[in-house]
About this RNA: SAM riboswitch aptamer (S box leader) from a soil metagenome, 101 nucleotides, folded computationally. Of the family's consensus pairs, 97% are formed in the model. The coordinates come from a structure-prediction model, not an experiment, and the mean pLDDT is 85.
């Protein structure tokens, strides 16, 4: 700078209190055991790798280089529009962030 983030995919062992990226507010996972670290194992298909097709499009592959394995990036925050008598609710964008090249 550029794709992508409503999908997928966990046991063990260490460990011993947190944790869910920040700020607040909500909610939620946690001693039936939390970060984190190792082990093994899985999910996906950026990057690769094999064809089509002629444009960045499609069909299939998992050996390598990441990455990831509650909850949409757990919601909201900032702006506009919509429904409501009100609480509050959809939408859309936008900030920030994650991850690959």
């Nucleotide at each position: 700078u550029c794709a992508u983030c409503g999908a997928g995919a966990g046991c063990g062992g260490u460990g011993g209190a947190g944790g869910g990226a920040c700020u607040a507010c909500g909610c939620c996972c946690u001693g039936u055991g939390a970060a984190a670290c190792c082990g093994c194992g899985g999910c996906a298909a950026c990057c690769c790798c094999c064809g089509g097709a002629g444009u960045g499009c499609u069909g299939g592959g998992a050996a390598g280089g990441u990455g990831c394995c509650a909850a949409u990036u757990c919601g909201u925050u900032c702006a506009g529009a919509g429904u409501u008598a009100a609480c509050a609710c959809u939408c859309u964008g936008g900030c920030a962030g994650a991850u690959g090249a």